Overview
A computed fold for a 336-nucleotide RNA from a sheep gut metagenome, annotated as Bacterial RNase P class A. Model confidence (mean pLDDT): 75 of 100. RNAcentral holds the sequence, with entries from MGnify.
RNA sequence: ACGCGAUCGCGGAAAAAGUUUAACCGCUUUUUCUGAGGAAAGUCCGAGCUCCAACGGGAAAGAAUAACGGAUAACGUCCGCCGAGGGCAACCUCCGGGACAGUGCAACAGAAAAUAACGUCGGUAACCCCGUCACGGUGAAAAGGUGAGGCAAGAGCUCACCGGGAAGACGGCAACGCCUUCCGUCAGUGUAAACCCUAUUCGGAGCAAUUCCGAAAAAAGACAGAAAAGCCUGCUUUUCAGCGCCUCCCGUCGCGUCUUGAAGGAAGCUGGAGACACGGAGCAAUCCGUGUUCGAGAUAGAUGAUACGCGUAAAUACAAAACUCGGCUUAUUAUC
Numbered sequence: 001a002c003g004c005g006a007u008c009g010c011g012g013a014a015a016a017a018g019u020u021u022a023a024c025c026g027c028u029u030u031u032u033c034u035g036a037g038g039a040a041a042g043u044c045c046g047a048g049c050u051c052c053a054a055c056g057g058g059a060a061a062g063a064a065u066a067a068c069g070g071a072u073a074a075c076g077u078c079c080g081c082c083g084a085g086g087g088c089a090a091c092c093u094c095c096g097g098g099a100c101a102g103u104g105c106a107a108c109a110g111a112a113a114a115u116a117a118c119g120u121c122g123g124u125a126a127c128c129c130c131g132u133c134a135c136g137g138u139g140a141a142a143a144g145g146u147g148a149g150g151c152a153a154g155a156g157c158u159c160a161c162c163g164g165g166a167a168g169a170c171g172g173c174a175a176c177g178c179c180u181u182c183c184g185u186c187a188g189u190g191u192a193a194a195c196c197c198u199a200u201u202c203g204g205a206g207c208a209a210u211u212c213c214g215a216a217a218a219a220a221g222a223c224a225g226a227a228a229a230g231c232c233u234g235c236u237u238u239u240c241a242g243c244g245c246c247u248c249c250c251g252u253c254g255c256g257u258c259u260u261g262a263a264g265g266a267a268g269c270u271g272g273a274g275a276c277a278c279g280g281a282g283c284a285a286u287c288c289g290u291g292u293u294c295g296a297g298a299u300a301g302a303u304g305a306u307a308c309g310c311g312u313a314a315a316u317a318c319a320a321a322a323c324u325c326g327g328c329u330u331a332u333u334a335u336c
Stems, first nucleotide, its partner, number of pairs: 002311004006306003010035010037318001041329002044327005049206004056250004062202005068080004082096001083094004097197002102195002104191003118136003121131003144162006163186001164183005170177002210267004219260005225240007242255003274293008
């Protein structure tokens, strides 16, 4: 996410008149006021509200979230900050716990994808064999990197710097940052958007929820397992079973079940974590104070039409409320 108007039409509210009535209701007419969105959408999160027996206990399964601080009714949202990544920069992005708990996987290539020797290299005259990840080659990834020393050749084997880990001091609410010292046993790659593990959270259904009026103090039909007791012998009572909003167990509470009657009316329903303006606090999300204001509520569903007028460069997109809020996501013309 056009503004201000005109005419006709439709929904809602109020008032008046007419009609009807015992009186309302209703119906008709007139007048006044009012009538979609930024997403009304997807129904993905978080709440209000309503019902389910207690929204009791336990188990299992499933789902969601994942640095830190704050905002908020709450959130998986938002703000700030940290870390990582990207960018010359302004700034942007993050699917940000764990890979010594365990299991799995790593195509092709390659000797090897994790307790690595194919070729070169060194030992030997040579093969076997042994030593060695230094070089080559493969790969998305190859056992910290660069350089020097060292060695038969090599290698954190040793050393310097960088990276990594640990401890301590300082700064910060914190995540974390920074400095110093120590560690070469610095011992083992990646993948958790594979299973999985850890921590935290989650009962279910949803306004066609649900409640009331009324037909109606109704009534009718169908189906009802097992055992025991009683008598009026086809009924009653008791127990178990069954049913009662995911599953199972426990616990207590309640109850015969289903269909027809069944078409309707009212409440829920719109004043609310509201909207707007000004002032203040805060980096911000947001909060506080004062004032003003009321802005759809239908029930098969109104909000439309005119090549209308004025304004603008133009009025074109996506799209139509259905209980209500806070977010997220998706759709979208034009302008800035």